Predicted 3D model of a 77-nucleotide RNA (transfer RNA) from a Myxococcota bacterium.
[in-house]
RNA sequence: CGGCGUGUAGCGCAGCCUGGUAGCGCUCUACUUUGGGGUAGUAGAGGUCGCAGGUUCAAAUCCUGCCACGCCGACCA
Numbered sequence: 001c002g003g004c005g006u007g008u009a010g011c012g013c014a015g016c017c018u019g020g021u022a023g024c025g026c027u028c029u030a031c032u033u034u035g036g037g038g039u040a041g042u043a044g045a046g047g048u049c050g051c052a053g054g055u056u057c058a059a060a061u062c063c064u065g066c067c068a069c070g071c072c073g074a075c076c077a
Stems, first nucleotide, its partner, number of pairs: 001073007010026004020057001028044005050066005
């Protein structure tokens, strides 16, 4: 330098193809359960969907550019 892939809650991920209320598990908080812990249960908290722009009535999803990370290749030595 080129190609491909990934980026979504504190962590791990789904959703993207085919635009229409942002979800799952774990974690965290409160409460119930227990003599206490664990387990189990109930309720709740937690998101500029990497950044910017475009298309659209409507974008996590489609298009363009950029950034970060990973893999492969090239180049230099």

NCBI's taxonomy places the organism under Bacteria, Pseudomonadati, Myxococcota.
The coordinates come from a structure-prediction model, not an experiment, and the mean pLDDT is 82.
Rfam family: tRNA. Rfam classes the family as a transfer RNA. Gene Ontology term of the family: triplet codon-amino acid adaptor activity.
It was read from a public genome assembly.